[in-house]
Small-subunit ribosomal RNA, central domain from an uncultured organism, 351 nucleotides, folded computationally. It matches the Rfam family "Bacterial small subunit ribosomal RNA". Its family is annotated with ribosome and structural constituent of ribosome in the Gene Ontology. The coordinates come from a structure-prediction model, not an experiment, and the mean pLDDT is 80. The full RNA is in RNAcentral, with records from Greengenes.
Context: one part of a larger RNA
RNA sequence: UUGGGCGUAAAGGGCGCGCAGGCGGCCUCUUAAGUCCAUCUUAAAAGAGCGGGGCUUAACCCCGUUAUGGGAUGGAAACUGAGAAGCUGGAGUAUCGGAGAGGAAAGUGGAAUUUCUAGUGUAGCGGUGAAAUGCGUAGAGAUUAGGAAGAACACCGGUGGCGAAGGCGACUUUCUGGACGACAACUGACGCUGAGGCGCGAAAGCGUGGGGAGCAAACAGGAUUAGAUACCCUGGUAGUCCACGCCGUAAACGAUGGAAUAAUAGGAGUAGGAGGUAUCGACGCCUUCCGUGCCGGAGUUAACGCAAUAAGUACCCCGCCUUGGGGAGUACGGGCGCAAAGUUGAAACUC
Numbered sequence: 001u002u003g004g005g006c007g008u009a010a011a012g013g014g015c016g017c018g019c020a021g022g023c024g025g026c027c028u029c030u031u032a033a034g035u036c037c038a039u040c041u042u043a044a045a046a047g048a049g050c051g052g053g054g055c056u057u058a059a060c061c062c063c064g065u066u067a068u069g070g071g072a073u074g075g076a077a078a079c080u081g082a083g084a085a086g087c088u089g090g091a092g093u094a095u096c097g098g099a100g101a102g103g104a105a106a107g108u109g110g111a112a113u114u115u116c117u118a119g120u121g122u123a124g125c126g127g128u129g130a131a132a133u134g135c136g137u138a139g140a141g142a143u144u145a146g147g148a149a150g151a152a153c154a155c156c157g158g159u160g161g162c163g164a165a166g167g168c169g170a171c172u173u174u175c176u177g178g179a180c181g182a183c184a185a186c187u188g189a190c191g192c193u194g195a196g197g198c199g200c201g202a203a204a205g206c207g208u209g210g211g212g213a214g215c216a217a218a219c220a221g222g223a224u225u226a227g228a229u230a231c232c233c234u235g236g237u238a239g240u241c242c243a244c245g246c247c248g249u250a251a252a253c254g255a256u257g258g259a260a261u262a263a264u265a266g267g268a269g270u271a272g273g274a275g276g277u278a279u280c281g282a283c284g285c286c287u288u289c290c291g292u293g294c295c296g297g298a299g300u301u302a303a304c305g306c307a308a309u310a311a312g313u314a315c316c317c318c319g320c321c322u323u324g325g326g327g328a329g330u331a332c333g334g335g336c337g338c339a340a341a342g343u344u345g346a347a348a349c350u351c
Base pairs, nucleotide, nucleotide: 003322004321005320006319007304008303012318014200015199016198017197021193022192023191025087026086028084029083030082031081033080034079035076036075037074038073039072040071041070042069043068048066049065050064051063052062053061054060090190091187092186093185095182096181097180102176103175104174105173106172107171108170109153113149114148115147116146117145118144119143120142124135125134161168162167205246206245207244208243209242210241214240215239219235220234221233222232257317258316261314262313266295267294269292270291272289273288274287275286276285277284299306300305324351325350326349333344334343
């Protein structure tokens, strides 16, 4: 490589958009590149497969035939391709409608925390398993009133919602993306996937400038302990926050790629919509579409389990694994970064 695989054994790219490429709905006509058939021709011999023969057998040797490839001519037209004409189920557009922590910006709010000022007030406060460091008679802690600041938004809150993923929770306004339902007016295959490429991408970290309440790596002290560079306590700086620019990684997880599909027993929840029924109305009941969880049958699986949100049955495209463990996600080289790193990614040797 082939083949076989990728939830947990090695293996799904963190996620999207998308050029090339691969694959692609229904019907009619044409063509004949692929495909198929026939004839001719060519591919030296040896070798290979099959049948037969000769050395006593075999190896060895000889004969016949075949496999396979190329070319030419003629023909077939189902499928693929190409050209032309059409269709509406895929896809998209329009109209109407409701839902949502989807995104961006600006503004506003209350609780809490800390701190400052002033009042009341007196000896403790704080902390722990127990303590101590720490704070306090220069009046702390407690309590009342007022001011300031920064950060996060209790209850609602829900295996609830939205988003491609990362992720998104106070309220208001503005701008803005997507999904869903109803209807079936319009376009008429416009589709799916997607190597490279481009963009997004938690936290930490980096650069410049702000900000800094709480928390808190590092650090200091107090304890604990044989020791204690920890767990516990008192403090505390980067950072956490904002703006702009980098970084590009995570158990980036459903450890499960996507389009989708397409069809394939049921049961009972929940979110959004539509239709019907009932009612004065709300609730209710039935049907249906789209999500999100649970249980479970067939099937599948090494088992666990999965089971219409498949890990079942089929198809298309991409990514990845494939000879153990360590060495090693290291070295070297390339490209990337301000750096830290990240990406691609060995070998010797060893068990």